[in-house]
Context: one part of a larger RNA
RNA sequence: UGACGGGGGCCCGCACAAGCGGUGGAGCAUGUGGUUUAAUUCGACGCAACGCGAAGAACCUUACCCGGGUUUGACAUCCUUGGAACGCCUCAGAGAUGAGGGGGUGCCCGCAAGGGAGCCAAGUGACAGGUGCUGCAUGGCUGUCGUCAGCUCGUGUCGUGAGAUGUUGGGUUAAGUCCCGCAACGAGCGCAACCCCUGCCUUCAGUUGCCAGCAGGUAAAGCUGGGCACUCUGGAGGGACUGCCGGUGUCAAGCCGGAGGAAGGUGGGGAUGACGUCAAGUCCUCAUGGCCCUUAUAUCCGGGGCUACACACGUGCUACAAUGGCCGGUACAGAGGGACGCGAGACCGCGAGGUGGAGCAAAUCCCAAAAAGCCGGUCCCAGUUCGGAUCGAAGUCUGCAACUCGACUUCGUGAAGUCGGAAUCGCUAGUAAUCGCGGAUCAGCACGCCGCGGUGAAUACGUUCCCGGGCCUUGUACA
Numbered sequence: 001u002g003a004c005g006g007g008g009g010c011c012c013g014c015a016c017a018a019g020c021g022g023u024g025g026a027g028c029a030u031g032u033g034g035u036u037u038a039a040u041u042c043g044a045c046g047c048a049a050c051g052c053g054a055a056g057a058a059c060c061u062u063a064c065c066c067g068g069g070u071u072u073g074a075c076a077u078c079c080u081u082g083g084a085a086c087g088c089c090u091c092a093g094a095g096a097u098g099a100g101g102g103g104g105u106g107c108c109c110g111c112a113a114g115g116g117a118g119c120c121a122a123g124u125g126a127c128a129g130g131u132g133c134u135g136c137a138u139g140g141c142u143g144u145c146g147u148c149a150g151c152u153c154g155u156g157u158c159g160u161g162a163g164a165u166g167u168u169g170g171g172u173u174a175a176g177u178c179c180c181g182c183a184a185c186g187a188g189c190g191c192a193a194c195c196c197c198u199g200c201c202u203u204c205a206g207u208u209g210c211c212a213g214c215a216g217g218u219a220a221a222g223c224u225g226g227g228c229a230c231u232c233u234g235g236a237g238g239g240a241c242u243g244c245c246g247g248u249g250u251c252a253a254g255c256c257g258g259a260g261g262a263a264g265g266u267g268g269g270g271a272u273g274a275c276g277u278c279a280a281g282u283c284c285u286c287a288u289g290g291c292c293c294u295u296a297u298a299u300c301c302g303g304g305g306c307u308a309c310a311c312a313c314g315u316g317c318u319a320c321a322a323u324g325g326c327c328g329g330u331a332c333a334g335a336g337g338g339a340c341g342c343g344a345g346a347c348c349g350c351g352a353g354g355u356g357g358a359g360c361a362a363a364u365c366c367c368a369a370a371a372a373g374c375c376g377g378u379c380c381c382a383g384u385u386c387g388g389a390u391c392g393a394a395g396u397c398u399g400c401a402a403c404u405c406g407a408c409u410u411c412g413u414g415a416a417g418u419c420g421g422a423a424u425c426g427c428u429a430g431u432a433a434u435c436g437c438g439g440a441u442c443a444g445c446a447c448g449c450c451g452c453g454g455u456g457a458a459u460a461c462g463u464u465c466c467c468g469g470g471c472c473u474u475g476u477a478c479a
Base pairs, nucleotide, nucleotide: 001479002478003476004475005474007473008472009471010470011469012468013467015463016462019427020426021425022424023423026318027317028316029315030314031313032312033311034309035308042053043052064304065303066302067301068300069299070298073127077126078125079123080122081121082120083119086103088101089100090099091098092097107116108115109114129293130292132291133290134289138287139286140282141281142280143278145276150189151188152187153186154185155184156165157164158163169180170179171178195270196269197268198267200238201237202236203235204234205233206232209228214225215224216223241264244258245257246256247255248254320420324379325378326377327376328375329374330373336367337366338365341360342359346355347354348353386417391412392411393410394409395408396407397406433455434454435453436452437451438450439449
């Protein structure tokens, strides 16, 4: 100087408390451990591994296993020889591949011979190749403490020195934020602001919106003429700064209350992550040192596996019902996606879906129905008209192909489950809870993930205690 303390003081954070909903029990989904296996590829392991890499494992992917093949190689550059490239057919084979047949000539220079570029094949060797090892050799990227308020430097001063001072102190703040004081005076990286979204207004612009005012028109409808007033869309600007008033405070910074205002004292949200810590994570994104393999640890193909199942754990979904289930009727979103695409009306099918194809490169058409809600009916507390696992049967769709191993539909079957031990998680407001919608990936496959809006709470006395953190101080046999 740090680190640590079941030392002290001060102060924060859904840290506790207050409150609401969960997890832990059930069934299923998913990840992991374990076990099994020819293989169940690999990585990730307290917080910060475990719906994580994986924003799509039937083949492919695929790195694993079994079997069948290849060896200048699936891919790159160079050399030699030959041929245009390319596409078609037959046979064998699980395919990779092998054997055979026939078609076919271009571009540039040149009269031609020939040469050249590109591409293909054969050959030789230099070389390729490796998701093989080392993240404790590395770059890059990332997690975490932590959006915490800290981390430092120059000069000066003090100290033999390590170092201190500044950065401590008194107030204050979300903040090393600001004020005052002070052997310090300044400065940098952080904080804040500048950026984006959202909330109010103005303006500009109108093939979306509007009987707002007029006209036409319909079963109805901005449907038509017409018009940018309103809504909206998206560009520019305004607006909030403790600016104003009162109180308080050290005449300060600020704090409390009030006015006006769509909005206050950081309005709400996002992006933004200091010096560093964990030899944290990643050699399987990529890059890369070293080591290793080189008829194999490379590479091609068929099939299998990654989907196994006595168990154990994490994360979720659905429930156990009446604030509910079922049936009928009827409203109101936002944000997105769409041409190898979205696909309307119509018709067929109980349905998944099929036929068909209008319109739409989309404020114009489509996906599209929002759901909870509201109105009416029914069920009457029951393992039930709750719950839907499991299994049987019949189908639909995607795809070369759904046996291992897809999703969905219909009929039947109807399991556990009556609110969950010890323990444990999230959340302070348009939040929790609850309801549906969209998107990425994607042929198909979502209870996951990333977004979107609808309905919309309860509680916070307080900081003694648990956890994490900041500042000062104290002890130390630790560094």